RNAcentral holds the sequence, with entries from Rfam.
This is a predicted structure of a 73-nucleotide RNA (transfer RNA) from Roseibium sp. RKSG952.
NCBI's taxonomy places the organism under Bacteria, Pseudomonadati, Pseudomonadota, Stappiaceae, Roseibium.
Model confidence (mean pLDDT): 83 of 100.
It matches the Rfam family "tRNA". Rfam classes the family as a transfer RNA.
RNA sequence: GCGCAGAUAGCUCAGUUGGUAGAGCACGUGGCUGAUAACCGCGAGGUCGGAGGUUCGAAUCCUUCUCGGCGCA
Numbered sequence: 001g002c003g004c005a006g007a008u009a010g011c012u013c014a015g016u017u018g019g020u021a022g023a024g025c026a027c028g029u030g031g032c033u034g035a036u037a038a039c040c041g042c043g044a045g046g047u048c049g050g051a052g053g054u055u056c057g058a059a060u061c062c063u064u065c066u067c068g069g070c071g072c073a
Base pairs, nucleotide, nucleotide: 001072002071003070004069006067007066010025011024012023013022019056027043028042029041030040031039049065050064051063052062053061
């Protein structure tokens, strides 16, 4: 330099044909217990890597940039 696949909650990851973003763990809280853990319930937490574009509507499509990974030279 070229190609491929990624960036979504504190962490690990889903997200269907474009239709107002979820799970597990962690955290807070309630139940249970003599108490703690475990277990059961509830809750909070996101400008979906940045910037533009298409669209009534974008995490999703297009362009470009950044970051780390793999391959080729």